[in-house]
Molecule: c-di-GMP-I riboswitch aptamer
Organism: marine sediment metagenome
Order: sequence, then structure tokens, then C1' cells
RNA sequence: GAUAAAGGCAAACCCGGAGCAAUCCGGGGACGCAAAGCCACGGGUCCGCCGAAGCGACAUGCGAAGGUGGACAGCCGGGUUGCCGAA
Repeated sequence: GAUAAAGGCAAACCCGGAGCAAUCCGGGGACGCAAAGCCACGGGUCCGCCGAAGCGACAUGCGAAGGUGGACAGCCGGGUUGCCGAA
């Protein structure tokens, strides 16, 4: 980062499977992507559990401060590796 070349990845959705869930894996499928390769370091979003105060119909309920575990890299930033080589 090109009306280039060779390619690559794969959204939604569907089928099967794992998980309490977010979500993930395999197959199909392409919305798109110059890193839509990899990494949870910072921010953010999502899920689970505990939970003083408070609420309450006073329950095995709700629940936030706080605590804790997990997920998303196709949310942004960052780190790192990589194909081509016009302007």
C1' cells in the first nucleotide's frame, strides 16, 4: 500500500461436538480483511461465582461497593513474525 502478481484468512447463517455461560472446535458458507497470522501487556466489551450496605411480597429472593475465575486478537492500542515491491 497498487485497477499489480501469487496466494491467504473467513463474518452472518446452517449441521455436528465441547462448555453453567460468554465463547470455542470440525464441516459447509463468504460479509469482509494488507496482517481478519500469533500474543490477554494496557483500555474496552461480554460470561460465571462470592458479596457488607440497600431493596423487599422478609424467600433457598434482588443486589451494588468490593473480591475472584473465564471469554473476545474480526473493538482499539501495543508487542512480535510474515508475501509482493509500483507510486